[in-house]
Context: one part of a larger RNA
RNA sequence: CUGGGCGUAAAGGGUGCGUAGGUUGGUAUAUAAGUUGGAUGUAAAAUCCCCGGGCUCAACCUGGGCAGGUCAUCCAAGACUGUAUAUCUAGAGUACAGUAGAGGGAAGUGGAAUUUCCGGUGUAGCGGUGAAAUGCGUAGAUAUCGGAAGGAACACCAGAGGCGAAGGCGACUUCCUGGACUGUAACUGACACUGAGGCACGAAAGCGUGGGGAGCAAACAGGAUUAGAUACCCUGGUAGUCCACGCUGUAAACGAUGAAAACUAGCCGUUGGGAGCCUUGAGUUCUCAGUGGCGCAGCUAACGCAUUAAGUUUUCCGCCUGGGGAGUACGGCCGCAAGGCUAAAACUC
Numbered sequence: 001c002u003g004g005g006c007g008u009a010a011a012g013g014g015u016g017c018g019u020a021g022g023u024u025g026g027u028a029u030a031u032a033a034g035u036u037g038g039a040u041g042u043a044a045a046a047u048c049c050c051c052g053g054g055c056u057c058a059a060c061c062u063g064g065g066c067a068g069g070u071c072a073u074c075c076a077a078g079a080c081u082g083u084a085u086a087u088c089u090a091g092a093g094u095a096c097a098g099u100a101g102a103g104g105g106a107a108g109u110g111g112a113a114u115u116u117c118c119g120g121u122g123u124a125g126c127g128g129u130g131a132a133a134u135g136c137g138u139a140g141a142u143a144u145c146g147g148a149a150g151g152a153a154c155a156c157c158a159g160a161g162g163c164g165a166a167g168g169c170g171a172c173u174u175c176c177u178g179g180a181c182u183g184u185a186a187c188u189g190a191c192a193c194u195g196a197g198g199c200a201c202g203a204a205a206g207c208g209u210g211g212g213g214a215g216c217a218a219a220c221a222g223g224a225u226u227a228g229a230u231a232c233c234c235u236g237g238u239a240g241u242c243c244a245c246g247c248u249g250u251a252a253a254c255g256a257u258g259a260a261a262a263c264u265a266g267c268c269g270u271u272g273g274g275a276g277c278c279u280u281g282a283g284u285u286c287u288c289a290g291u292g293g294c295g296c297a298g299c300u301a302a303c304g305c306a307u308u309a310a311g312u313u314u315u316c317c318g319c320c321u322g323g324g325g326a327g328u329a330c331g332g333c334c335g336c337a338a339g340g341c342u343a344a345a346a347c348u349c
Base pairs, nucleotide, nucleotide: 003321004320005319006318007303008302012317014201015200016199017198021194022193023192025088026087027086028085029084030083031082033081034080035077036076037075038074039073040072041071042069049065050064051063052062053061054060091191092188093187094186095184096183097182098181099180103177104176105175106174107173108172109171110154115149116148117147118146119145120144121143125136126135162169163168206247207246208245209244210243211242215241216240220236221235222234223233258316259315260314261313262312263311266294267293268292269291270290271289272288273287274286275285276284277283278281298305299304322349323348324347331342332341333340334339
């Protein structure tokens, strides 16, 4: 010496399930593949090193010698790893009894509001803005009352609250369905962790076919503003937004923080359970699981993180290696297309 890193400097895969692989709990016995020690054999020549010799020296040439293996065979050891057998329950799972929840899918129902239509009342304005105008209105608008239609979203409850792997999920009822948590400690007995490929899910926008279309609104038109105004503001308005089925597969898919496990001061809140205590209360203490705020040690370039770690360790995967060129070209794979995934170089600073 046998890299260093990934919250914000380059760098965590959008998320899960899982194949190969890697890694893997306690005890006992056996084995001896790895491992450790020893013995023997061998490790050509040249080279290196040591002692000599030859070119006037040296380089160079040359004689002799030592040493050396991740090697082979044999013997031994039996801690650790592996393997085999047996066994255990602390990991993991099952069972039983409970709990909370916008977790997912389907069907049905409801009220408020916007808009349109019909009818009544009613008359000259309404609307909009910084100010206006386009626009709507005497063919009766706006306002107001009654009725009808239709689509979309669900005020209050609502919380730094809950659920979900992530994306995400919010009216009510019913049906189908996934997961989590708590308690008991009955059962299985390491069945575990991670996960290259693979498979599945995956906001919005977009695409295909067929519906639907109230409000909103890319594009577009007009009115303003302005030096201009292909914008911001206003009046309209089509795709789209909604539904069914299929595709796309990307986001500042963010905690910009991969998953799992163990350990390492505390304090305050909050959600869902359990246990104890009495003074039975809007009580208090302990505890498990989640979710927030602060804070010690430690870490960090600093900011900050701090039992939900960015601390101290272990296992596995992904990724980075100066800026630009470039997440581009070419090729391949995928896609109806849009494009996606994989992914350079010249050149230049």